[in-house]
Order: sequence, then C1' cells, then structure tokens
RNA sequence: CCCCGAACGGGGUCGGUGCCGCGGAGGAGCCGGGGAACCAAGCACGUGGGGUGAAUCCGGUGUGGCACGCGGUCCGAGACCGUGGAAGCACUGGUAGGGCGAUCGUGCGUCCGAAUCCGUCAGCUCACCUGGUAGGCGUCCACACGACGAAGG
Repeated sequence: CCCCGAACGGGGUCGGUGCCGCGGAGGAGCCGGGGAACCAAGCACGUGGGGUGAAUCCGGUGUGGCACGCGGUCCGAGACCGUGGAAGCACUGGUAGGGCGAUCGUGCGUCCGAAUCCGUCAGCUCACCUGGUAGGCGUCCACACGACGAAGG
C1' cells in the first nucleotide's frame, strides 16, 4: 500500500451503503533466520558457540576484593587484621563503524557509537521451511561547491 469489516464512535442522508476513526485473517513490496551439492572447514591446547544491529576495539579514575603472595596477633592448627591483587559495578577519554543537514558526491557542522535474542546448536547454500514490517517523547534544522534533475516558462 492492497484487501476484509461485526461491534463502538464520527460524518453524510428521509434511510441505508467502509466515507473517517478503529478492528482484522490474508496479499503485495521490502528486510531477516533456518536449510543440499560444490567450496570452505578438518591437527593440538585454551576459551562453549551463534543471531539481529552502525554500535567494535583501546585506555583512565573510583569502587570492589576471588585465587594467591607478603607482613602481623596467637605456642600451633585455624581464625582475624593490614597490604598487593581478578571479575563485577559506576564514571570518563578516544575509536572501527553509523544517523542527520529534506536526490547523489565532496566539504563543513552536529549527533550515535546501545540494547537484546537463541540455548550447547546453526559456515556457504537450490528446492523447501519460517519471522518482522511495533511502540514512546520532543523540538529544531534543512549550510557550501559540484553533478544530476522534476514542474513551469
């Protein structure tokens, strides 16, 4: 976007009719996941692994305090204390990459750089199977050059 439409509400009408709100199985278009052959992979160790997405990766500070080390209290075991110390958490600096400036490119400016799903399992992949096409809030911007180009004249 197409399609269907009971109830409820609205509009129009003397009245009815999907005309609008709204509700909905399905369809189209677009976007994902699973899934052969061939290809890839194929050994050892460690870590499980994978998907959607631009959202990866590298630091700093604080907090924290596993294992373990050192020191101390105690005769000793052990326990406790101090100290160094991992994960985690909070904040923060950058970054691969991405959005916007109402076609594209470059420049410039500005912002994002999250989250979440599967559940030990998935490379690619014809046929085939399957999912999504939601929701919320607010206000501002639409710069330069070039390319292309609609309407109109």